Annotation:
The prediction has a mean pLDDT of 78. Predicted 3D model of an 82-nucleotide RNA (c-di-GMP-I-GGC riboswitch aptamer) from Methylophaga sp. Of the family's consensus pairs, 95% are formed in the model. Lineage of the source: Bacteria > Pseudomonadota > Gammaproteobacteria > Piscirickettsiaceae > Methylophaga. Rfam family: c-di-GMP-I-GGC riboswitch aptamer. Its family is annotated with cyclic-di-GMP binding in the Gene Ontology.
RNA sequence: CAAUAUAAAGCCAAACUUGUCGUGAGGCAGGGUCGGAAAGCUACGGAUCUUUAAUUGACUAAAGAUGGCCGGGCUGCAUUGC
Numbered sequence: 001c002a003a004u005a006u007a008a009a010g011c012c013a014a015a016c017u018u019g020u021c022g023u024g025a026g027g028c029a030g031g032g033u034c035g036g037a038a039a040g041c042u043a044c045g046g047a048u049c050u051u052u053a054a055u056u057g058a059c060u061a062a063a064g065a066u067g068g069c070c071g072g073g074c075u076g077c078a079u080u081g082c
Base pairs, nucleotide, nucleotide: 001081002080003079004078011036012035016031017030018029019028020027021026034068040074041073042072044071045070046069047066048065049064050063051062052061053060
């Protein structure tokens, strides 16, 4: 520098559950371990969801949530090759 088939020392931790915060989607902490080579960071584009308002036929607007939904951007581990 290039690639990601196999693997995983270390790392993260779905569902479920306990506590807590939030009107809510959900967040945080403990337990847990389905999984993950970016399941690290980032709401920029799309998607889904929540609340409020107007409308009610779809939908629209505003404010939010999800990075473990997809894409983009930034950074990084391991292995292999040169």